[in-house]
RNA sequence: AUACGAUAAAGGCAAAUCUGGCGAAAGCCAGUGACGCAAAGCCACGGAUCCUGACCCCCUGCGCGCCGCCUUCUGCGACGACACGAGGGACCCAAGAUCGCCGGGCCGCCGAA
Numbered sequence: 001a002u003a004c005g006a007u008a009a010a011g012g013c014a015a016a017u018c019u020g021g022c023g024a025a026a027g028c029c030a031g032u033g034a035c036g037c038a039a040a041g042c043c044a045c046g047g048a049u050c051c052u053g054a055c056c057c058c059c060u061g062c063g064c065g066c067c068g069c070c071u072u073c074u075g076c077g078a079c080g081a082c083a084c085g086a087g088g089g090a091c092c093c094a095a096g097a098u099c100g101c102c103g104g105g106c107c108g109c110c111g112a113a
Stems, first nucleotide, its partner, number of pairs: 004111002012037002018031005035100001041106003045103003048098003052094001057089004062085002064080002067077003
């Protein structure tokens, strides 16, 4: 120095939960808190997994529009994606997220066997 990783020593990080903030969401940041971690330090390079707002496309008469009936209150029926809302679905090999999913790259404390 490399490999390796002890009931070693000094330390380090911090899951879930809860609170606040950001975000469309996945998720992230801070506090709380410790499930665990020898890289649970950093990097989205490869794989894997997760999320889907807006536009466009499709569907739904749910609001609505229009017509008819009804004395009124009010309600009923038909038509329509034309006008304006609303809801649902699909799409992007797109964009985003996860390094505590795996691999890879870079840096790194200690020193038993």